[in-house]
Context: one part of a larger RNA
RNA sequence: CUGGGCGUAAAGCGCGCGUAGGCGGAUGAUUAAGUCAGAUGUGAAAGCCCAGGGCUUAACCUUGGAACUGCAUUUGAUACUGGUCAUCUAGAGUACAGAAGAGGGGGGUGGAAUUCCAGGUGUAGCGGUGAAAUGCGUAGAGAUCUGGAGGAACAUCAGUGGCGAAGGCGACCCCCUGGGCUGAUACUGACGCUGAGGUGCGAAAGCGUGGGUAGCGAACAGGAUUAGAUACCCUGGUAGUCCACGCCGUAAACGAUGUCUAUUAGCUGUUGGGUAUAUUAAGAUACUUAGUGGCGCAGCUAACGCGAUAAAUAGACCGCCUGGGGAGUACGGCCGCAAGGUUAAAACUC
Repeated sequence: CUGGGCGUAAAGCGCGCGUAGGCGGAUGAUUAAGUCAGAUGUGAAAGCCCAGGGCUUAACCUUGGAACUGCAUUUGAUACUGGUCAUCUAGAGUACAGAAGAGGGGGGUGGAAUUCCAGGUGUAGCGGUGAAAUGCGUAGAGAUCUGGAGGAACAUCAGUGGCGAAGGCGACCCCCUGGGCUGAUACUGACGCUGAGGUGCGAAAGCGUGGGUAGCGAACAGGAUUAGAUACCCUGGUAGUCCACGCCGUAAACGAUGUCUAUUAGCUGUUGGGUAUAUUAAGAUACUUAGUGGCGCAGCUAACGCGAUAAAUAGACCGCCUGGGGAGUACGGCCGCAAGGUUAAAACUC
């Protein structure tokens, strides 16, 4: 090099965009680089292989042949790949119309609840637990009513419903804005796919500066439990959780399943469009398209299971794996304020 793999055994980068590269639709013409064929030259000798010969044989020596699968030059072939030119519309995109959506950013508004403050009524408990105690309360708590303050989150609707590349997104209104879907026509004319490096986004926690702080709540304190209890339970409670700006760059970042394209039985639910049928309408039925679920044939799989949303059948490109521990560690590099991240061994051992 060839070869085997990656849902659960080791193995899909957390997810996009995109550079180089790799790969790439139809028709015709041309070229002849790849490709194929012929010729010529070269491919030292020895060795290997084949057929002879010489030492009594063999090893050994020797003669001839074959081979040297290569390279160069040249003459041709033109199906495929490549180059060039022309044309095309099935891929891709643009225009037009329509409808859906917690997609993103900014601003404003609302009600319920918790807590706190003030006031009224009112009196002895409240709270909490397995049971208690710490705690709160006669300086009037808890309960209840009225008013006010403030922060955070948005019950019902709500749905294997929707949107987003992923992380993720849920009260209402306004402004700005991205993407997808459907329909019929017109236009561009391969403009495509993937993507090493690179670059952007990226839950929670954490960090920096400034604000904010209702509830919850690491740390911490107290009360219990217990042999002990640095816990589980209870009463408090600081960072944090929230906002702005800047870092961090990791997760069981999961469908543990990379992206794109094509092909391959059916049945059934649901969401957004479209068409047709009959219908007063509500709605219904059938077909179609884009999602999202449940079964299931063939096929695949070690089995479990997957099964048009493939783990089936093929193709293109990238990433990754190679016994367990040592170890996702050490050292070095790069990044970071730090925490640490990323890249990533070996000795030794079983």